The RNA shown here (c-di-AMP riboswitch aptamer (ydaO/yuaA leader)) has 143 nucleotides and comes from a soil metagenome.
RNA sequence: CGCCGAAUCUCGUCUCCGGGGAGAUGGGAACGGGGGACCCAGUUAUCGGGGUGAAUCGGGUAAGUAUCCGUAAGGAGUUCUUACCCGUAGGCUACUCUUCAAGGCCGAACCCUUCAGCUAACUCCGUAGGCAGGGGAAGAGGG
Repeated sequence: CGCCGAAUCUCGUCUCCGGGGAGAUGGGAACGGGGGACCCAGUUAUCGGGGUGAAUCGGGUAAGUAUCCGUAAGGAGUUCUUACCCGUAGGCUACUCUUCAAGGCCGAACCCUUCAGCUAACUCCGUAGGCAGGGGAAGAGGG
């Protein structure tokens, strides 16, 4: 100078440090998310179901486990759980968008609690946290 992400800007009051900042608190704007009619959609059991997010799905190995076999030692282990590994839907990668190409990275976590399709009015909530790249080609647009 920048990146992921909605997570930025600004005003008032008070406090601290000193000429401009920091913190606390209360507003506004902007951005983002949830709930919520008619109409439309959906079709009813069991396994609960749902939300934010790119973060879904599958295979393998190991351990444990429901269960089964056996007099026992032990064996099997399809169900379920955990850990690790390999893939994968999908996502990110320097003004923006589209197309093509290359390399790299992510493919998590959390929340609601028996409840929510879409949804105008209305209403509620968030404005965190974490990073370190060396910037290919064409077209259009913007500055």
Its Rfam family is "c-di-AMP riboswitch aptamer (ydaO/yuaA leader)". About the family: This family represents a conserved RNA structure found upstream of the ydaO and yuaA genes in Bacillus subtilis and related genes in other bacteria.